A computed fold for a 328-nucleotide part of an RNA from Oricola sp., annotated as large-subunit ribosomal RNA, domain IV.
The full RNA is in RNAcentral, with records from ENA.
The coordinates come from a structure-prediction model, not an experiment, and the mean pLDDT is 90.

[in-house]
Context: one part of a larger RNA
């Protein structure tokens, strides 16, 4: 100077992206315990007290014929240390937002998360030699299963719900028509030949799925407007025209893990707050199973406040060990 532990006056987060590390808190017993809730829970909530050690006393189990022995619990009086769960061991707490319902899993060796998984919803396929999967095949899985089942795929407990377009695209369904392969078809045309005949060309006309066309279908893949004017103060526009479109965004929610402009504007809390929280809505560019909006509990998640607590800081200082260093 370093690491690794231990103390530290005042003060107490002023540190610092952050209270990171520290430090507090811990066991048991008895008191008492809020909102909110799915009535289960929050809850070891919080916040008190008391715990050694003699003496008396009273009750309980168990064991013995008894005396007694082991254990447990109640009461009343005293005694002694700085300190009596006297070392070690051994949750700080509270409030509030915002994801994710929960327990679980993940990136072996930078990422445990709001990621993934999940019960629990839907759509779809699939009648059984099932679909789907590997296999060239035989032959396996699905399954010694049978639609209360097995695929595939999208949500993601649980309350309230889930609007509006089928114009494109996808899927379904459509005994008509329109197109159209190859194959039938063979009018016709050529070559060669005396000539029968061999050969090549070939038109009408019949030819399947697809495609086209007609229809359904969005918890399918997606989408879900614009201009102008109006009310007896102004603003503002419940109202009206008017363009376009398949249809023009409902409920709820919103400066949001989503808002650029923004440190948005009021209001909380601060001496003072780009962060938070409540509101407002001008939504750059939220929105309903790529689920919306809340949700009790739960989270080595993340944001913000307060208590308590400390060398994190003001501002460093001693001390132990171990190194670096210096000399042998």
């Nucleotide at each position: 100077c370093g690491a690794u532990g231990c103390u530290g006056a005042a003060g107490g987060a002023a540190c610092u992206c952050g209270g990171c590390a520290a430090a507090u808190u811990g066991c048991c017993c008895c008191c008492g315990u809020a909102a909110c809730u799915u009535c289960g829970g929050g809850a070891g909530a919080a916040g008190g007290g008391g715990g050694c050690c003699c003496c008396g006393u009273g009750c309980c189990u168990g064991g013995g014929c008894a005396a007694c022995c082991a254990g447990g619990u109640g009461c009343g009086g005293g005694g002694g240390g700085c300190a009596c769960a006297g070392a070690c061991c051994a949750g700080g707490g509270g409030g509030u937002g915002g994801c994710g319902a929960c327990u679980g899993u993940u990136u072996a060796u930078u990422a445990a998360a709001a990621a993934c998984a999940c019960a629990g919803g839907g759509c779809u396929c699939u009648g059984c030699g099932a679909a789907g999967c590997c296999g060239u095949a035989a032959g396996g899985c699905g399954a010694c299963g049978u639609a209360u089942a097995g695929g595939g795929u999208c949500u993601g407990a649980c309350g309230c719900c889930u609007g509006c377009c089928c114009g494109g695209u996808g899927c379904c369904g459509g005994a008509a028509g329109g197109u159209u392969a190859a194959a039938a078809g063979g009018a016709g045309c050529g070559g060669u030949g005396c000539a029968a005949g061999c050969u090549g060309c070939g038109a009408a006309u019949u030819g399947a799925a697809g495609c086209c066309c007609c229809g359904g279908u969005a918890a399918a893949c997606g989408g879900c407007g614009g201009c102008c004017g109006u009310a007896a103060c102004u603003a503002u526009a419940a109202c009206g025209g008017u363009c376009c479109u398949a249809a023009g965004g409902u409920a709820g929610c919103g400066a949001a893990a989503u808002u650029c402009c923004u440190u948005g504007u009021c209001g909380g809390g601060u001496a003072a707050g780009u962060u938070c929280c409540g509101a407002c809505c001008u939504g750059c560019a939220c929105g309903a199973a790529u689920g919306g909006c809340g949700u009790a509990a739960c989270g080595a998640c993340u944001u913000c406040c307060c208590c308590a607590c400390u060398g994190u800081c003001u501002c460093c200082a001693g001390c132990a060990u171990c190194g670096a260093c210096u000399c042998a």